This is a predicted structure of a 332-nucleotide part of an RNA (large-subunit ribosomal RNA, domain IV) from Olea europaea var. sylvestris.
Context: one part of a larger RNA
RNA sequence: CUCUCUCUAAGGAACUCGGCAAAAUAGUCACGUAACUUCGGGAGGAGGGGUGCCUCCUCACAAAGGGGGUCGCAAUGACCAGGCCUGGGCGACUGUUUACCAAAAACACAGGUCUCCAUGAAGUCGUAAGGCCAUGUAUGGGGACUGACGCCUGCCCAGUGCCAGAAGGUCUAGAAAGUUGGUGACCUGAUGACAGGGGAGCCGACGGCCUAAGCCCCAAUGAAUAAUAACCGUAACUAUAACGAUCCUAAGUUAGCAAAAUUCCUUGUCGAGUAAAUUUCGACCCGCACGAAAGGCAUAACGAUCUGUGUACUAUCUUGGAGAGAGGCUCG
Repeated sequence: CUCUCUCUAAGGAACUCGGCAAAAUAGUCACGUAACUUCGGGAGGAGGGGUGCCUCCUCACAAAGGGGGUCGCAAUGACCAGGCCUGGGCGACUGUUUACCAAAAACACAGGUCUCCAUGAAGUCGUAAGGCCAUGUAUGGGGACUGACGCCUGCCCAGUGCCAGAAGGUCUAGAAAGUUGGUGACCUGAUGACAGGGGAGCCGACGGCCUAAGCCCCAAUGAAUAAUAACCGUAACUAUAACGAUCCUAAGUUAGCAAAAUUCCUUGUCGAGUAAAUUUCGACCCGCACGAAAGGCAUAACGAUCUGUGUACUAUCUUGGAGAGAGGCUCG
């Protein structure tokens, strides 16, 4: 010097991103116990007090209770062994997770809603046979979203999707009347090469008519995918605009909340807290760019969650010091 510990005057978070780390609290007994609340909780709330040993009594034992006495600074005498109060965010909760940098606000969850499925079920694995679902049967099974409870969940079906409809339009293979080209036994030209014609058949090309679903079309549907404006003027100070006008749309963000895990400008403005605060809390609303099951807003309980204040406590600090052990180093 490094590490692991012990003690420390006065102060007590002044340290620091942040009380990180440490200290403090602690067992048990009786007393006492608030807001809030889903009436179960909160709660070991908080808070102050007792605690050893000897002796007597109550006492079947043990434990417990009562009276008296008594050593020490100290009686759960060591070890073991909750710090607490309070505001807010998020997630209801217990649970699960990145084996080896993340335990959370992420996942799950009970509950809610939609949708598919009548059993050889839907869905799913497999080319198939055959499985799972299920030796189940709609109070069942599959898929999707949301995420206890409470109060609620506005408007839009134009686009996309899905479901339904079937009048009209479009449309496949196929069948095929018909039209048309080639070939063609054979005939003619002069016998062959060659040229012209050519029934049936064969090989092509075109093709009326018939024709399902689909698509076009039409209608429903938002806890389907999504969407939920702009601009101008106006009140007898000013400012603002209940009001009016214009334009577009399928319809123009309703309730609630809001500088928020969302606010760029921004340390917004006002208030509370501090001597002093970019954090925190309460409001305001000008929401760059909240908003209603990719749920909105509240919420008791819960949390090794995130964040703010306080109390107790302390070597975190002012600011060092002393000591024990281990390692290193130096000397031997």
Taxonomically the source falls in Olea europaea subsp. europaea (Eukaryota, Viridiplantae, Tracheophyta, Mesangiospermae). RNAcentral holds the full RNA, with entries from SILVA.